Context: one part of a larger RNA
RNA sequence: CCCUCGCUAAGGAACUCGGCAAUCUUGCCCCGUAACUUCGGGAGAAGGGGCACCCCCCAGGGUGAAGGCUCUCGCAGCCCGAGCCCAAGGGGGUCGCAGAGAAAUGGCUCUGGCGACUGUUUAUCAAAAACACAGGACUCUGCUAAGCCGUAAGGCACAGUAUAGGGUCUGACGCCUGCCCGGUGCUGGAAGGUUAAGGGGAGGUGUUAGCUGCGCUUCGGCGCGGCGAAGCAGCAAACCGAAGCCCCAGUAAACGGCGGCCGUAACUAUAACGGUCCUAAGGUAGCGAAAUUCCUUGUCGGGUAAGUUCCGACCUGCACGAAUGGCGUAACGAUUUGAGCGCUGUCUCGGCGAGGAUCCCG
Numbered sequence: 001c002c003c004u005c006g007c008u009a010a011g012g013a014a015c016u017c018g019g020c021a022a023u024c025u026u027g028c029c030c031c032g033u034a035a036c037u038u039c040g041g042g043a044g045a046a047g048g049g050g051c052a053c054c055c056c057c058c059a060g061g062g063u064g065a066a067g068g069c070u071c072u073c074g075c076a077g078c079c080c081g082a083g084c085c086c087a088a089g090g091g092g093g094u095c096g097c098a099g100a101g102a103a104a105u106g107g108c109u110c111u112g113g114c115g116a117c118u119g120u121u122u123a124u125c126a127a128a129a130a131c132a133c134a135g136g137a138c139u140c141u142g143c144u145a146a147g148c149c150g151u152a153a154g155g156c157a158c159a160g161u162a163u164a165g166g167g168u169c170u171g172a173c174g175c176c177u178g179c180c181c182g183g184u185g186c187u188g189g190a191a192g193g194u195u196a197a198g199g200g201g202a203g204g205u206g207u208u209a210g211c212u213g214c215g216c217u218u219c220g221g222c223g224c225g226g227c228g229a230a231g232c233a234g235c236a237a238a239c240c241g242a243a244g245c246c247c248c249a250g251u252a253a254a255c256g257g258c259g260g261c262c263g264u265a266a267c268u269a270u271a272a273c274g275g276u277c278c279u280a281a282g283g284u285a286g287c288g289a290a291a292u293u294c295c296u297u298g299u300c301g302g303g304u305a306a307g308u309u310c311c312g313a314c315c316u317g318c319a320c321g322a323a324u325g326g327c328g329u330a331a332c333g334a335u336u337u338g339a340g341c342g343c344u345g346u347c348u349c350g351g352c353g354a355g356g357a358u359c360c361c362g
Stems, first nucleotide, its partner, number of pairs: 002356007010348002014346001019343001027051005036041001038172001052094006060086004067079004071074001095099001107341004112336002114333002119131002135170007147156003173328004178258003183255002185251005192246003198240002203235001205233003210227007259277005286320001287317001298314005
C1' cells in the first nucleotide's frame, strides 16, 4: 500500500454521470399533522414533548384466603373482601455528560415522466416504463361445438353448453375514442365473364386384310412405293362441366391511411375568407421542443450568484393523436428526472487508531 472497522479541527456535496457509499433518523407514550383524494387514503405526513431510580397518594384491572348468609346440601350459589400481582395518573426527592443509557430498530419534503395497483421475468451482467392483471372490445363456436394433440384408436376442451368455450387486440378508474372501405383481409351475393377433372365426340392419325405401280425372279414369290375396309390404338374441336378469380355490396376496438400551391382585412403582421390541383379520405377532441423536436442549449417565465438538465408556458408537431388507444388521475414503485431541508471523510485533504492479509526473521 491492500481488506474490514472506529474516530476526526474548520467547512458541509465544493465530490461525482449521479449524495454512489457512509452518516443522520430509528423504540414506546402524548400532542399535532398540508395539498390532493377514487373519501379508503395521503399518515408513522411534516413538526414537537416525555421516558431512569427512590418515597408518598391514588383511579382502574387480575387473582381471590378467612368469615358470613341461603338452600335442592354440593368440588353448590350469593355477600364481604384480606393478601399478592399488573398499573395509568398526581406530588416529593436522588444521580450521571448522557435514563428507549447496550443490541435491534424509518432520514424527511417538494416536483415531473412511465406503469393504475399486489404480482411476474432474462437460474449465471438487465427487475424495468418489459410480461401479467381485473376491466373494455372484436371475432369464431348450437354441441359428435369451435379450437388443439395424435397416422389412427382415442383424448383435451368438458363430465362444460353462448351469463359457456376458443382466438386477437387493449389494459384499474374518469372524460372520450373523429374521417376514409380506393388497396389488402374477412363476410355476404349470385346475373354475367373466366375456369379443372370429367362428359362429349366433329375431324383427322397410326397399324393392314386386300387392291395396285415399278424392279427382280429358281415362276413358288421377293423388294420398294401408292391407295386402303374392319378391328385395335392413340390425337382431338364445338358443346355441357363447380369452387375460385373477375364482378357487386358490407366491414376499420380488421391490416392500414388520414394533402399541395396561390391570393386576401383601412399601419404592419396574420388570414376567419377565396381560387386551384390531387385524393378512398385529407388528422377531429385532446396533447405538444414531449421516453416523440433534426435545426436546438428554440423563445419567454420560474428556480440558482451562475442551470445543454428540471418545472410552467408558447406552437414553427424535421417526424403526437385517439383500444399498434388519446388525455387526465388519488394510491402504489429496491422505477426514473429535477430541487430543497437535515446529515455526514463524498470532497477541500488529509490524519490517527484497531483487527486482518501480504511480506520478513526465528